[in-house]
RNA sequence: GGGGAGAUAGCCAAGUGGUAAGGCGUCCGCCUGCAAAGCGGAAAAUCGCGGGUUCGACUCCCGCUCUCCCCU
Numbered sequence: 001g002g003g004g005a006g007a008u009a010g011c012c013a014a015g016u017g018g019u020a021a022g023g024c025g026u027c028c029g030c031c032u033g034c035a036a037a038g039c040g041g042a043a044a045a046u047c048g049c050g051g052g053u054u055c056g057a058c059u060c061c062c063g064c065u066c067u068c069c070c071c072u
Base pairs, nucleotide, nucleotide: 001071002070003069004068005067006066007065010024011023012022018055026042027041028040029039030038048064049063050062051061052060
């Protein structure tokens, strides 16, 4: 220098045009003598950044940043 994959909540991770699942963790409650476990509930994601297309973009297009892999 060229090519490919990835970036979504504190962590992991799904969603591939119709407005963001789930698990762990956190907080509250129930239970317990107190905890843990179990059960119920709640909060939390401008979807890496900037543009474009569209009635509508995490999703499609362009550029850029970072991580990983391959080629030279």